[in-house]
The RNA shown here (Bacterial RNase P class A) has 390 nucleotides and comes from a Chloroflexota bacterium. It is recorded under the gene name rnpB. The organism belongs to Chloroflexota, within Bacteria. The coordinates come from a structure-prediction model, not an experiment, and the mean pLDDT is 76. It matches the Rfam family "Bacterial RNase P class A". It is annotated as a ribozyme. Rfam describes the family as follows. Ribonuclease P (RNase P) is a ubiquitous endoribonuclease, found in archaea, bacteria and eukarya as well as chloroplasts and mitochondria. Its best characterised activity is the generation of mature 5'-ends of tRNAs by cleaving the 5'-leader elements of precursor-tRNAs. Cellular RNase Ps are ribonucleoproteins. Its family is annotated with tRNA processing, ribonuclease P activity and dimeric ribonuclease P complex in the Gene Ontology.
RNA sequence: CAAGUUGGCCAGGCGGUCGCGGGCGGCUUGGGGCCGCCUGAGGAAAGUCCGAACUCCGCAGAGCACGGUGCUGGGUAACACCCAGGCGGGGUGACCCGACGGAAAGUGCCACAGAAAACAGACCGCCGACCCCACCUUGUGCGGGUGCGGUAAGGGUGAAACGGUGCGGUAAGAGCGCACCAGCGCCCCCGGUGACGGGGGCGGCUUGGCAAACCCCACCGGGAGCAAGGCCAAGCAGGGGGGAAGGCGUCUGCGGGCGCCGAGGGGCUGCUCGUCCCUUCUGACCCCCGGGUAGGCCGCUGGAGGUAGCGGGUAACCGCUGCCCUAGAGAGAUGACCGCCACCGCGCUUCGGCGCGGGACAGAAUUCGGCUUAUCGGCCAACUUGAGGA
Numbered sequence: 001c002a003a004g005u006u007g008g009c010c011a012g013g014c015g016g017u018c019g020c021g022g023g024c025g026g027c028u029u030g031g032g033g034c035c036g037c038c039u040g041a042g043g044a045a046a047g048u049c050c051g052a053a054c055u056c057c058g059c060a061g062a063g064c065a066c067g068g069u070g071c072u073g074g075g076u077a078a079c080a081c082c083c084a085g086g087c088g089g090g091g092u093g094a095c096c097c098g099a100c101g102g103a104a105a106g107u108g109c110c111a112c113a114g115a116a117a118a119c120a121g122a123c124c125g126c127c128g129a130c131c132c133c134a135c136c137u138u139g140u141g142c143g144g145g146u147g148c149g150g151u152a153a154g155g156g157u158g159a160a161a162c163g164g165u166g167c168g169g170u171a172a173g174a175g176c177g178c179a180c181c182a183g184c185g186c187c188c189c190c191g192g193u194g195a196c197g198g199g200g201g202c203g204g205c206u207u208g209g210c211a212a213a214c215c216c217c218a219c220c221g222g223g224a225g226c227a228a229g230g231c232c233a234a235g236c237a238g239g240g241g242g243g244a245a246g247g248c249g250u251c252u253g254c255g256g257g258c259g260c261c262g263a264g265g266g267g268c269u270g271c272u273c274g275u276c277c278c279u280u281c282u283g284a285c286c287c288c289c290g291g292g293u294a295g296g297c298c299g300c301u302g303g304a305g306g307u308a309g310c311g312g313g314u315a316a317c318c319g320c321u322g323c324c325c326u327a328g329a330g331a332g333a334u335g336a337c338c339g340c341c342a343c344c345g346c347g348c349u350u351c352g353g354c355g356c357g358g359g360a361c362a363g364a365a366u367u368c369g370g371c372u373u374a375u376c377g378g379c380c381a382a383c384u385u386g387a388g389g390a
C1' cells in the first nucleotide's frame, strides 16, 4: 500500500421565521384564551419472535393432552440471550457457522438418475449348467444363444450402493478366513469441576441418511394482556326497597272487559265546589338505594436506570462510592422554510477557489432484558493475508 476479520462509535453543527405536545409562572368574569420560560424520538423507537416486571382471572394434589427447550461450566430477575470452553464443519489465515440427546424401541420418507434406495438389488461384466456352431472330437474355444443358476470383486447411476488395503481362498466371488487400518459396543488407567481428551485391553466382525417427520428420553411451562386493571360519576332508559284503598254488580273464550260507588295524582281556579283526563296491586304519583354508560382521574414513567472511578472475575457480569434525570400523547406533538459552515460526489480552474447535486433506514404509546430485520455516509482500535521498502 492492497484485500480482509472482529469489536466499538457517530447518525451533521450554528442562527433566524412560522407551527405543534407536555410542565411551571403570570394576566384574564366562566367555558376558555393570551404572554413568558423550560422541555420534547431511535440505534433500531420497527418485526412482536423469545424472556420478565406489573395487573386481573383461575388454581388441594397428581396425571394426561398441548407447546417449548436439548454439548459442558458460568452470568442473569429470567431467557431460545450473553461469556468461557468441548466437539463437528468451513476458511491460507485473522475468524466464522452449528436446536449439538436418541436412527441396533417402533412407524414413515429418501427427488432425478439407476437393475436396485434399505431384513436390498443381477443392467453390463465374471463363473457354472444346458443347447447350438467350429475344430486337430473322453477334449478344446479372444465363437454364439437362454422366462436357468451362482456372484456385490470390476463397469455404469446417484448426495448416498451395505467398511478400506493386502494375502489366502474359490468355478467365479464374498469378513468366507487371516493381518493391519477405520468404525461400533463394553471394561480399565491417566488429565479435566465438566462436556471431553490421551492411552491400553476385550468382543462380535460392520449396524446408510433424515427426529426444525411422527415418535422415544430428560427438563421447563396456568390463562389473558395497559383497550390489563382501579377510582369518581351526569342525562335518558332500566333494576331494587318503601308509602298508599278498595268495594259491589254484570259479562266471559277465565287472560280480562264494562258499569256504579270510593281513593290517589294532574289540568281548568287564588281556594272550595264542580268538571275533564290518568291510575287503582303486572303500581300512575312521591321518597330512598345501588349498578353500568358518556365524561373525568389514576395506572404513566425514577428505573433489574445511565455514567465516572476503584475493587473482584480470563470474560459475560458483579460490588462500593460519587455524579446525572432523560417525552408522556389519547385519533395520538416532536415539523416546515431560509442563510452560513462542515462532509460526500461530479464538472470547471488562473490551483486561490467556483458551480451543480446529495444526506439513509425509520419514527415513541405500560416498562425493562434480548434476538432478528432495515440503514446514505463516515470514524476509531486490535488482528490476518499478500506485495514492496529500510
Stems, first nucleotide, its partner, number of pairs: 001386010012341007020040009042361001046372002049370005054225004066221005071085005086100001087098004101216002106214002108210003123155002125151004129146004133141003163181006182206001184203008229298004239289005246261006262280007305324008343358006